About this RNA: This is a predicted structure of a 96-nucleotide RNA (TPP riboswitch aptamer (THI element)) from a Spirochaetaceae bacterium. The model forms 91% of the base pairs in the Rfam consensus.
RNA sequence: UGACAUGCAUAGGGGUGCUGGCCGUGGGCCGGCUGAGAUCAUACCCUUUAACCUGAUCCGGGUAAUACCGGCGGAGGAAAUGUGACCUGCCGUAAG
Numbered sequence: 001u002g003a004c005a006u007g008c009a010u011a012g013g014g015g016u017g018c019u020g021g022c023c024g025u026g027g028g029c030c031g032g033c034u035g036a037g038a039u040c041a042u043a044c045c046c047u048u049u050a051a052c053c054u055g056a057u058c059c060g061g062g063u064a065a066u067a068c069c070g071g072c073g074g075a076g077g078a079a080a081u082g083u084g085a086c087c088u089g090c091c092g093u094a095a096g
Stems, first nucleotide, its partner, number of pairs: 007083004011047004017033007052077003058071004091096001
């Protein structure tokens, strides 16, 4: 200075794909696509208002290509406690 209850603290859960070039084969480096995030991470997202996983080498569309978009999907799984603001009640003349 700004924000401010969809907050804050702590704890926990989760993903990292597709692709071009170069270096040279263990992989690394620099770019492109989508995205919050594609390992600048002490980051990002999510914790029942569900991130993500499974089905799935799935279906439709589209793309240079891909979980890129939609479907499946009110599917089956999936990680929480504390505190606070607000509201209400009680005590108090009031502050509290």